[in-house]
Context: one part of a larger RNA
Molecule: large-subunit ribosomal RNA, half B
Organism: uncultured bacterium
RNA sequence: CCCUCGUUAAGGAACUCGGCAAAACAACGACCGUAACUUCGGGAUAAGGUCUGCCUCACGCAAGUGAGGCUUCAAUAAAAGAUUCCAAGCGACUGUUUACCAAAAACACAGCUCUCUGCAUAAAUCGUAAGAUGAAGUAUAGGGGGUGAUGCCUGGCCAGUGUCCGAACGUUAAGGAAGGGGGUUAGCACUUCGGUGCGAAGCUUUCGACUGAAGCGCGGAUGAACGCCGGCCGUAACUAUAACGGUCCUAAGGUAGCGAAAUUCCUUGUCGGGUAAGUUCCGACCUGCACGAAUGGCAUAACGAUUUGGAAACUCUCUCAACGAGGGACUCGGCGAAAUUACACUACCAGUAAAGAUGCUGGUUACCCGCAGCAGGACGAAAAGACCCCGUGAAGCUUUACUAUAGCUUGACAUUGAUAUAGUGAUUCAUUUGUUCAGAAUAGGUGGGAGACUUUGAGACUUCGGCGUCAGCUGAAGUGGAGUCGAAAUAUGAGAUACCACUCUGAUGAAUUGUUAUAUCUAACCUUACUCCGUGAAUCCGGAGAAGGGACAGUGUCUGGUGGGUAGUUUGUCUGGGGCGGAUGCCUCCCAAAAUGUAACGGAGGCGUUCAAAAAGGUUCGCUAGAUUCGGAUGGAAACCGAAUUGAUAGUGUAAAGGCACAAGCGAGCUUUACUGCAAGACUUACAAGUCGCGCAGUUACGAAAGUAGGACUUAGUGAUCCGACCGUGCGAUAUAGGACGGCGGAAGCUCAUCGGAUAAAAGUUACUCCGGGGAUAACAGGCUAGUCUGGUCCAAUAGUCCACAUAGACGACCAGGUUCGGCACCUCGAUGUCGGCUCGUCGCAUCCUGGGGGUGAAGCAGCUCCCAAGGGUUUGGCUGUUCGCCAAUUAAAGCGGCACGCGAGCUGGGUUCAGAACGUCGUGAGACAGUUCGGUCUCCUAUCCGCUGUGGGCGUGGAAUCUUGAAGGAUCCCUUCUCUAGUACGAGAGGACCGAGAAGGACGAAGCUCUCGUGUACCGGUUGAAUCACCAGAUUCAUCGCCGGGUAGCGAUCUUCGGUUCGGAUAACCGCUGAAAGCAUCUAAGCGGGAAGCCGUUCCUAAGAUUAGGAUUCAUAGACUCCCGGAAGACGACCGGGUUGAUAGGCCAUAAGUAGAAGUGCAGUGAUGCAUGAAGCUGAGUGGUACUAAUAAGUCAUAUGG
Repeated sequence: CCCUCGUUAAGGAACUCGGCAAAACAACGACCGUAACUUCGGGAUAAGGUCUGCCUCACGCAAGUGAGGCUUCAAUAAAAGAUUCCAAGCGACUGUUUACCAAAAACACAGCUCUCUGCAUAAAUCGUAAGAUGAAGUAUAGGGGGUGAUGCCUGGCCAGUGUCCGAACGUUAAGGAAGGGGGUUAGCACUUCGGUGCGAAGCUUUCGACUGAAGCGCGGAUGAACGCCGGCCGUAACUAUAACGGUCCUAAGGUAGCGAAAUUCCUUGUCGGGUAAGUUCCGACCUGCACGAAUGGCAUAACGAUUUGGAAACUCUCUCAACGAGGGACUCGGCGAAAUUACACUACCAGUAAAGAUGCUGGUUACCCGCAGCAGGACGAAAAGACCCCGUGAAGCUUUACUAUAGCUUGACAUUGAUAUAGUGAUUCAUUUGUUCAGAAUAGGUGGGAGACUUUGAGACUUCGGCGUCAGCUGAAGUGGAGUCGAAAUAUGAGAUACCACUCUGAUGAAUUGUUAUAUCUAACCUUACUCCGUGAAUCCGGAGAAGGGACAGUGUCUGGUGGGUAGUUUGUCUGGGGCGGAUGCCUCCCAAAAUGUAACGGAGGCGUUCAAAAAGGUUCGCUAGAUUCGGAUGGAAACCGAAUUGAUAGUGUAAAGGCACAAGCGAGCUUUACUGCAAGACUUACAAGUCGCGCAGUUACGAAAGUAGGACUUAGUGAUCCGACCGUGCGAUAUAGGACGGCGGAAGCUCAUCGGAUAAAAGUUACUCCGGGGAUAACAGGCUAGUCUGGUCCAAUAGUCCACAUAGACGACCAGGUUCGGCACCUCGAUGUCGGCUCGUCGCAUCCUGGGGGUGAAGCAGCUCCCAAGGGUUUGGCUGUUCGCCAAUUAAAGCGGCACGCGAGCUGGGUUCAGAACGUCGUGAGACAGUUCGGUCUCCUAUCCGCUGUGGGCGUGGAAUCUUGAAGGAUCCCUUCUCUAGUACGAGAGGACCGAGAAGGACGAAGCUCUCGUGUACCGGUUGAAUCACCAGAUUCAUCGCCGGGUAGCGAUCUUCGGUUCGGAUAACCGCUGAAAGCAUCUAAGCGGGAAGCCGUUCCUAAGAUUAGGAUUCAUAGACUCCCGGAAGACGACCGGGUUGAUAGGCCAUAAGUAGAAGUGCAGUGAUGCAUGAAGCUGAGUGGUACUAAUAAGUCAUAUGG
């Protein structure tokens, strides 16, 4: 010193994030007595109070009760054994949870609600399936979601998303399919005899009207489904506010209740309460950044190792620490690890250095070596940093990322059959239908046609149907019994009618065939915990029967939809860290340093085109703009005309630059060279690309010609490759022919804009995370810098009645510092632990107080300001994690900063910053938040080196002992109040000093134990329970020293005593003397003084390893040590006393002092018990004596260096 304990004066939470820890409370003992609230059960052992031993007697079966007495500081005397109350949040409760950092407000829960499920395969779940669970259950059942007892309640919105319902229309797959196109060619035609064209069937290929379900679109419902629930302006007779009005938007604009809240940023909101003081807490208000109604709202008794605030009691939590006990530590004996380790001959200061040096430079200090300790450094140890960034790393998770896919669902076909009805398509047959106008009148078309029909019943009439343009046409039945129609003619018109044939439109009927729907059947198929048999058991299997379902279901292939249920992946780069923002290709200028080129998240702008038939191209010819001034009808600043002056300022399709008057600018004529095939040679350049181009051939335009022309005054106006399609082609064609297909030439299809283009096709999240790397790159600290910051100086407008400078000082200028916020990214990412507090300090001075001085707008007192000065000092509390700050009470004052924002191998861990959970907000979601809230492992690292605090050994200092000097170092250094001077100086008064003298006090420090107080575990006494000494008596042991009351020595503080004084020297600011330079003046230049808590001494301590090792005295067969007895000395060494010529320790005697009246005996009392003997007995360390015991005996070293 650490751990575990005991006790503690006075105070009593002042400690601290927080009463953490400890103390206290304590009895299912008796009695009394118990509030708010309440779900009437509770709350409740609420709270709070009194009693408890022993003896005698009475009552009682007993337990016990009552009365009277006795003792103690204390009678549930030990042990064991609830602290309580007030108020709030959250969760109703008991329960469950992150085995190993989170026990909670999280989970669960009963209750409530929504939804699915009707069962011969329930829904759901597991499984490829068979099958199983559900359940041998059946909607009072089972599955899933949400909420979370109870009470009062649960508002509006169906636009979005989801779910459910609907089926008319649109869209839509496989399949089916009329039809069309291509290839081939038997044949036909033509032929220049080479071939060419057409082309049936078949085979083949391709397109495909139409048909074709779910889904989607569409319509509706649905919120205890996912979710959502506004803005602006104005208005009342004080002001303020707005019941009221206007307007915009919406699917609808938040109702009740609550509200600075687990939600409120601003914020410590404002008010009230509590406190001396309240960032917390409680009650209100409402301005709700960003409450709100089963992602439930608001209340709520009881409950909680929950969170928050307060109080009582209690205490070493604290003021402020002390003593004591045990176990370690230390010494000795035995046994005996670990991490770590480049080296080791491992100092300090300043500097330097990859920017913080034991190791470099310069100084300073330092004899050699241990032991016990402390932790400032060794950017200490440990763990290839978990934060941050990077990787065309990984993984988990999410979704309206991309692409697949299980599952579910849809249809087609197969397994797969029959019948009927209804609808519908096609074909055939039959029967019918047909109205513009004109015209007898309801003329389908064409052809034939002069007759046709009629007793096999004409006209007419009646009844019943059909069609219908409402005029009529037509069918059936009946009556009836003989005619009716047409041609011709009149006439109309495009067409003329009887009758026959063919045929068109629509309709009806029948048949065949296809298809759709519905119904029925049974034989496929399916089912049976129905019966019988195999069978002696069998709810299994097989067979027979019966029953039920039934061409459905199920299954297979194809197919559309749905599909984070599952899977694989993607989710760019630059970047003064990353993210957010911005950018990403091309053109022009500056930067760019007079060739070219040249970077930045440097400064400025543009482009992703435009122009063709009346050109913005070509050519030939011609022309000159613009501005200013003056003059001129409407007419103006500006239209047009004229003159003068100026000279490219104009214009150029489009940005800028460079050009351009000989014009490249402007106009006109004619035109298409905005051509084809090439191309010497150059520029540019990593490549790929890009740019210019003499000249040749062809064909053109313009021009008389020379000539010019392969777009535009020039430089932007863009996209490689692959892929498929298009045009051309004297190319290839897998036996041959042809052809599919390909090649070659051309042109088109990409905001492939991340623009040299990863794919046809791609977003997020991780605090549950992981790996590899980086100090190539951020957060802390250091470094550099100093914009910002802090301090100062200069100038002096102005304020200050006047007056710049008592004081203050704008606009500006210049320095210093390295405490703020920054910038940079230099050491450190194979780890430099981060805020605040505690502990311990140390330095600077730009000084808060105290000291000395100058000025004052200084009367005094009190101030303001400046100069010198760092010796000492610089408070305690309330709130908050706070630093800071505010507040209370003090004070002489309550300084500002540095030291890795000093200090975590010293402590703490409240905050921040892992994993759990909640609120608000954001996000579809996973999740996120310099927003809030509750909870959350700080290393048994044993210290090697340096450093520091102590303490020894060796050697040296030329032998030894004793006493000293003091180089050097350290310590100390403070302040206040009161009295006197003196109510004086000063002042109108109020008030009120300097200088000087004295008396107290605070904090701090040193020493001590006489006093006071504490402790005092081998002192004394009391006492509970138990055991033992056989029992009584008396003792002993254990129960924290059992508990309790005292207490010697020692140790200690709260106690006592003392200290910081004085004087001297040299100074600072400042004040002077004399005094020139400069005949004056001047504190200065020569010279001489005064002057501060500061400096040097004086005071105290260490100190000759002060290697410069000092001095003095004495001694020289000097002295020292081992060893032994001991110690108010001590870890061990050391130090001190003693060692028989001895009081060193023990013992003994006496005594101080403590305790408190021993045992035994006697007496009194029924007894508990009391009294006497007796200031008794007992007693550790104190004091004084006394050799009884033990310090016996012995050994080692040194001893003449000098004279």